[in-house]
C1' cells in the first nucleotide's frame, strides 16, 4: 500500500429488508440433609462507529475504526 473475509448479550452464536432464535453463564423458586445435577420462571443485544437508501435496514450501500488472511 492493494484485495478479500470477520464485528450481534458477560461469553459462543442463529438470522441475508417487515421490527433480533439458541446455548453457555447470571437471578428467582421447587427438588434435595447441603451441594452438584434436574425441572419451572426470570434477565441481558436500539445489531462496531457515523452517515445515506427505503414506508421499514443487524441485513442494501459509502467512509471510517477494530481482528484476520492474502499480494506487491
Nucleotide at each position: 500500500c492493494c484485495g478479500c473475509c470477520c464485528u450481534u448479550a458477560g461469553c459462543c452464536a442463529a438470522g441475508u429488508g417487515g421490527u433480533a432464535a439458541g446455548g453457555c453463564a447470571g437471578a428467582u423458586g421447587g427438588c434435595c440433609g447441603u451441594a452438584g445435577a434436574c425441572c419451572a420462571u426470570c434477565c441481558a443485544a436500539u445489531c462496531g462507529u457515523u452517515g445515506g437508501u427505503u414506508c421499514a435496514a443487524a441485513u442494501c450501500c459509502a467512509a471510517c475504526a477494530g481482528g484476520g488472511c492474502g499480494g506487491a